[in-house]
Molecule: transfer RNA
Organism: Archaeoglobaceae archaeon
RNA sequence: GGACCCGUAGCCUAGCUUGGAUAGGGCGUGGGCCUCCUAAGCCCAAGGUCGCGGGUUCAAAUCCCGCCGGGUCCGCCA
Numbered sequence: 001g002g003a004c005c006c007g008u009a010g011c012c013u014a015g016c017u018u019g020g021a022u023a024g025g026g027c028g029u030g031g032g033c034c035u036c037c038u039a040a041g042c043c044c045a046a047g048g049u050c051g052c053g054g055g056u057u058c059a060a061a062u063c064c065c066g067c068c069g070g071g072u073c074c075g076c077c078a
Base pairs, nucleotide, nucleotide: 001074002073003072004071005070006069007068010027011026012025013024020058029045030044031043032042033041051067052066053065054064055063
């Protein structure tokens, strides 16, 4: 330098192919129930610039372009 993959809540992750209204789940966190207490279990809640910018569209996590970060492979130099 080139190709490909990945980036979504504090952590892990689904959704992306085939665009559709307030982005879902698990763990964790907070509160409550239960219990003599704790754990477990049950209920509720908070928590998201969907990596960043731009474009297309009535509408973008999703499609297109550029950039940033991580990874794998290839090439070049030594």